[in-house]
Context: one part of a larger RNA
RNA sequence: CUGGGCGUAAAGCGUCUGUAGGUUGUUUUCUAAGUCUUAUGUUAAAUGUUAGAGCUUAACUUUGAUUCAGCAUAAGAAACUUGAUAACUUGAGUACGGUAGAAGCAAUAAGAAUUCCCAGUGUAGCGGUGAAAUGCGCAGAGCUUGGGAGGAAUACCAGAAGCGAAAGCGUGUUGCUAGGUCGUUACUGACACUUAAGGACGAAAGCUAAGGUAGCAAAUGGGAUUAGAUACCCCAGUAGUCUUAGCUAUAAACGAUGGAAACUAGAUCUUUUUUCUCUCUUGUUUAGAAUUAUGGAGGAGGAUUGAAGCUAACGCGUUAAGUUUCCCGCCUGGGGAGUAUGUUUGCAAGAAUGAAACUC
Numbered sequence: 001c002u003g004g005g006c007g008u009a010a011a012g013c014g015u016c017u018g019u020a021g022g023u024u025g026u027u028u029u030c031u032a033a034g035u036c037u038u039a040u041g042u043u044a045a046a047u048g049u050u051a052g053a054g055c056u057u058a059a060c061u062u063u064g065a066u067u068c069a070g071c072a073u074a075a076g077a078a079a080c081u082u083g084a085u086a087a088c089u090u091g092a093g094u095a096c097g098g099u100a101g102a103a104g105c106a107a108u109a110a111g112a113a114u115u116c117c118c119a120g121u122g123u124a125g126c127g128g129u130g131a132a133a134u135g136c137g138c139a140g141a142g143c144u145u146g147g148g149a150g151g152a153a154u155a156c157c158a159g160a161a162g163c164g165a166a167a168g169c170g171u172g173u174u175g176c177u178a179g180g181u182c183g184u185u186a187c188u189g190a191c192a193c194u195u196a197a198g199g200a201c202g203a204a205a206g207c208u209a210a211g212g213u214a215g216c217a218a219a220u221g222g223g224a225u226u227a228g229a230u231a232c233c234c235c236a237g238u239a240g241u242c243u244u245a246g247c248u249a250u251a252a253a254c255g256a257u258g259g260a261a262a263c264u265a266g267a268u269c270u271u272u273u274u275u276c277u278c279u280c281u282u283g284u285u286u287a288g289a290a291u292u293a294u295g296g297a298g299g300a301g302g303a304u305u306g307a308a309g310c311u312a313a314c315g316c317g318u319u320a321a322g323u324u325u326c327c328c329g330c331c332u333g334g335g336g337a338g339u340a341u342g343u344u345u346g347c348a349a350g351a352a353u354g355a356a357a358c359u360c
Stems, first nucleotide, its partner, number of pairs: 004331003007314002012328001014201004021194003025088003029084002033081002035077009048066007091191001092188003095184005103177007110154001115149006125136002162169002206247006215241002220236004258327006266305011277293001309316002333360003342353004
């Protein structure tokens, strides 16, 4: 000189993409910018440090020495970093062949249910509650049978299951599109990781325009309850919920856990895939097919438990919160305050950035 943290205490951007920047596999030769060594010069004197000397000692005075380090020049070293050069294949990617999936978009089709309409049958109630009432019904309800309309959502299968960057995705079929993963190891030959800025996506609610509106339902009206009841319960019911086009950009956007890479015990369950063995069939020595497994081995996911280790504890534990490296984001007492102000953005509602005084 460096130095702490971010699952729950303050703290991981909602997610991805991505420029600059930072970081970056293996080998050969060169280079000498960084790096290292040596020499010379310089960094005034005083001061300081140190070994002495002089005032009786000390303070004080005085003589010699003074590393390290910086800068400049010169001469060297070549392990590492940089730069150049020539290669390599294990990182990364491409190709080919398989494979699972509620991944996305569009079109089209289906059945169950609710509601409404028409018709039949049929008569006095129905509905609702803790109990009631408002409400509906003799202008024929409710119940029941047949027909029709329309909108929204897709029971069972369904699973700590699957897919997706996240938000999220669930009826069938077809078309278009994206990603993952396995196998072959053919090709390219470091093409990689992260990412300020920038860009894209982003539940619900809300906004604009045009449609649509079955059910549900903020607001609102009525009935109850109550001391009151701007509520909880009941009867109605408009925005909205749905579609198209465009805004908005926020959530306990959560695994409250940023991304990438390597390493570090197992056991059990599960999804998917490859391979071996087993099995079967045709068939005849080779080939093909399909299925099962209580099987074995490997890859990629999803869970439970748990050694070491970590943790304030809870707990985490090969999907790390363990051991390390690289890059980004963020935190620094509570309140004031996600407020004020300015700026950017939006039709608005708001959003983004974001203090201080004061106070404990």